[in-house]
This is a predicted structure of a 102-nucleotide RNA (Purine riboswitch aptamer) from Acidaminobacter hydrogenoformans DSM 2784. The RNAcentral record of the sequence draws on Rfam.

RNA sequence: CAUCAACUUAAUGCGGACACUCAUAUAUCGGCGGUAAUAGGGACUGCCAGUUUCUACGGGAAAACCGUAAAUUUUCCUGCUAUGAGUGAAAUCUGAAGGCGU
Numbered sequence: 001c002a003u004c005a006a007c008u009u010a011a012u013g014c015g016g017a018c019a020c021u022c023a024u025a026u027a028u029c030g031g032c033g034g035u036a037a038u039a040g041g042g043a044c045u046g047c048c049a050g051u052u053u054c055u056a057c058g059g060g061a062a063a064a065c066c067g068u069a070a071a072u073u074u075u076c077c078u079g080c081u082a083u084g085a086g087u088g089a090a091a092u093c094u095g096a097a098g099g100c101g102u
Stems, first nucleotide, its partner, number of pairs: 001013003005009001014095004018088008026056001030048006041066002050057001058078007
């Protein structure tokens, strides 16, 4: 919310809450500023951009590279969030939409 009784309550059904799976978004990616570390290190912070999109833009591992300088590179594994779909034994809670306030 619906139905049926009823009269403020109940029953039944449906939807939602919850879990899992899948799809879409985004590539957990790209550009830049400031600060920081230095082979036992390679980080921190902020901005922009990306999604008919809120949020996130991290974590872990391996390899390379940089001969002490200011700069990292490649590969693999793993999510969160938004929306939609599907599935789920019983019990429990909850109930359209819209407006205002906190």
Lineage of the source: Bacteria > Bacillati > Bacillota > Acidaminobacteraceae > Acidaminobacter hydrogenoformans. Its Rfam family is "Purine riboswitch aptamer". Its Rfam clan is "Purine riboswitches". For this family Rfam cites "Riboswitches Control Fundamental Biochemical Pathways in Bacillus subtilis and Other Bacteria" (Mandal et al., Cell, 2003). Of the family's consensus pairs, 100% are formed in the model. The coordinates come from a structure-prediction model, not an experiment, and the mean pLDDT is 78.